The prediction has a mean pLDDT of 81. A computed fold for a 73-nucleotide RNA from an Acidimicrobiales bacterium, annotated as transfer RNA.
RNA sequence: GGGGGCGUAGCCAAGUGGUAAGGCAGCUGACUUUUAAUCAGAAGAUUCGCGGGUUCGACCCCCGCCGCCCCCA
Numbered sequence: 001g002g003g004g005g006c007g008u009a010g011c012c013a014a015g016u017g018g019u020a021a022g023g024c025a026g027c028u029g030a031c032u033u034u035u036a037a038u039c040a041g042a043a044g045a046u047u048c049g050c051g052g053g054u055u056c057g058a059c060c061c062c063c064g065c066c067g068c069c070c071c072c073a
Base pairs, nucleotide, nucleotide: 001072002071003070004069005068006067007066010024011023012022018056027041028040029039030038049065050064051063052062053061
């Protein structure tokens, strides 16, 4: 220099046009002498890396940029 993949909550991670699942952690409660474990409940992603475009509507499609990984040279 060329090609490809990935970026979603504190962490992992699904969703690939119609308003974002789940798990862990954290919080509250029950249980327990207490803690842990277990069970129950509520909540958490105004900007789904950033900017722009297409569309009635974008995490999803298109363009540019940033970061990480892989391949080729």
The same sequence occurs in records of 2 taxa.